Description: The RNA shown here (transfer RNA) has 71 nucleotides and comes from a Woeseiaceae bacterium. The coordinates come from a structure-prediction model, not an experiment, and the mean pLDDT is 81. It was read from a public genome assembly. NCBI's taxonomy places the organism under Bacteria, Pseudomonadati, Pseudomonadota, Woeseiales, Woeseiaceae. Rfam family: tRNA.
RNA sequence: GCGGGUGUAGUUCAAUGGUAGAACAUCAGCUUCCCAAGCUGAGAAUGAGGGUUCGAUUCCCUUCACCCGCU
Numbered sequence: 001g002c003g004g005g006u007g008u009a010g011u012u013c014a015a016u017g018g019u020a021g022a023a024c025a026u027c028a029g030c031u032u033c034c035c036a037a038g039c040u041g042a043g044a045a046u047g048a049g050g051g052u053u054c055g056a057u058u059c060c061c062u063u064c065a066c067c068c069g070c071u
Base pairs, nucleotide, nucleotide: 001070002069003068004067005066006065007064010024011023012022013021018054026042027041028040029039030038047063048062049061050060051059
């Protein structure tokens, strides 16, 4: 330099065009003499920019980070 892949919550993963979910973690409440465990609830995310579309995590282009291969 060229080609390919990945990027979603604090973490690990779903979601193949129609309100972005789960587990663990965090916080609050209940329970308990206290702690832990358990139960209920809450907050929290689509790497960035643009395009197509009534509507984009999803399709297209560019770009950033990481990984793999070729030279």